[in-house]
RNA sequence: GCUCUCUUCGUCUAGGGGUUAGGACAUUGCCCUUUCACGGCAAAAACACGGGUUCAAGUCCCGUAGGGAGUA
Repeated sequence: GCUCUCUUCGUCUAGGGGUUAGGACAUUGCCCUUUCACGGCAAAAACACGGGUUCAAGUCCCGUAGGGAGUA
């Protein structure tokens, strides 16, 4: 250089065209407890970036950036 692949809350991950983007851990608040821990309830928190297709895009297509693999 070329080919393939990945990028979603702080972390890990689900979602493969249409419903409020869901779950676990972590964080915060409340409850429980004499207190802490455990446990229960609740909250905040995400689609790498730019375009395109579509009535509708996290999802499909193109490009860019970054990570990984293969190849000479």